[in-house]
RNA sequence: UGAGUCGGCCAGACGGUCGCGUCAGGACCUCGGUCCUGCCGAGGAAAGUCCGGGCUCCUCAGGGCACGGUGGUGGCUAACAGCCACCCGGAGCGAUCCGCGGGACAGUGCCACAGAGAGUAGACAGCCUCCGAGCCUCGGCUCGGCGGUGAUGGUGAAAGGGUGGUGUAAGAGACCACCAGCAGCCCUGGUGACAGGGCUGGCUCGGUAAACCCCACUGGGAGCAAGCCCGAGCAGCGUGUGUCUGACGGCGGCCCGCCGGAGCACGCGGGUAGGGCGCUGGAGGUGGCCAGCAAUGGUCACCCGAGAUGGAUGACCGUCCACGACAGAACCCGGCUUACCGGCCGACUCAUCCG
Repeated sequence: UGAGUCGGCCAGACGGUCGCGUCAGGACCUCGGUCCUGCCGAGGAAAGUCCGGGCUCCUCAGGGCACGGUGGUGGCUAACAGCCACCCGGAGCGAUCCGCGGGACAGUGCCACAGAGAGUAGACAGCCUCCGAGCCUCGGCUCGGCGGUGAUGGUGAAAGGGUGGUGUAAGAGACCACCAGCAGCCCUGGUGACAGGGCUGGCUCGGUAAACCCCACUGGGAGCAAGCCCGAGCAGCGUGUGUCUGACGGCGGCCCGCCGGAGCACGCGGGUAGGGCGCUGGAGGUGGCCAGCAAUGGUCACCCGAGAUGGAUGACCGUCCACGACAGAACCCGGCUUACCGGCCGACUCAUCCG
C1' cells in the first nucleotide's frame, strides 16, 4: 500500500421563534380549567412478542398418565432457548467463522429419481466351468442353456472397508501383511467434554431421531384489561336443576385424591362507560479500583435520565457538514431475532515493497 476478519461507539450538529405532555412554584377562576416561569421529555432496536425473570392474584400448586421444553463440557446469572471459556466435527493459507452437537448393536418406520439390486443385499452387461448347435485358416469364434462370480462396467447422495499378495475355472476377508475405522480392557494428562498411547477381538456392522421412539434434566396457572380503592347507577321475572343421595367452583389436559360449597345454567328485562393507586429510584447509569483468560462479581464516589390514558416528544428559519436510514414508549428488566443511510475507533490476519 492492497485485500480481509473480529469487537466497540455514534445515529446530523449549533442557534433562534412558535407549539405539545408530566411535575414544581406562582397568578386568575364560573372549581371544569386557563395563563406565566422553570426542570425533564423515546431507541439501538422503543419493533416481532420468540424465550427467561421480577411483580400481582389464584387455598404454595399432592400422586399417576399424557403433553411441552432443553440436549458436548465447565462456568456466569434472578433466570434463560442467553453469554463466556474450552472440547469435537466442518470451511478457510490465515485472522476467524459455522454446527437444529445425547442415543441408529432397545424396537418400528422411511431411503425419491435412476438402477439388476436400497439393507439378514443384488446377476443388467461382462468374466469363468460345463452341455448343445453352427462356422472354421482346427488356434478358436458366434448363438442358446444349467450353474458359479460381487473382482470389471453402468446407476445413484449412498452398492455391505482400502492397497498389495496368496489362492481360484473365474473370483471372493476365503486366507495373509499393512492402513483406516469399530468394540472391549488398561495406562498417562485434564474438574470435565476429550486427547495421546498400548493390548485383544470379529474382518467392517449403511444413512435418517427438526420420523415415531428411548435416555437425562426440567415445566402449577393466569396475566397491569394482573390486582386493589373511591364514587355513581339499577328491577326484577320465567324455565330447568341442586342444597350432605352435593349442583357448581378451585387445585394445568385427563383420572384419582384434596378443599370450598348454596346456589348454578339458560332466556327476557334493567344499570354503568367516572376518578385514583399499581406507575417508574431500578437485577439503574457514569467513572475509578480489586478478583477472574472471559462472561461476570465485589467495592467506592457522583448522577436522576419519559410516565401519557384518545394517549405529549413537533413545525419553521439561519449557519455548517459526511446531506441524515430503520423506526416510536404504554408495568418493568435480561436476552434472542428481524429492520437500518452512513460514519468513527481499536485489535488481528494474509500478500507485496522498503529498512
This is a predicted structure of a 355-nucleotide RNA (Bacterial RNase P class A) from an Intrasporangiaceae bacterium. The prediction has a mean pLDDT of 78. It was read from a public genome assembly, where an Rfam model found it.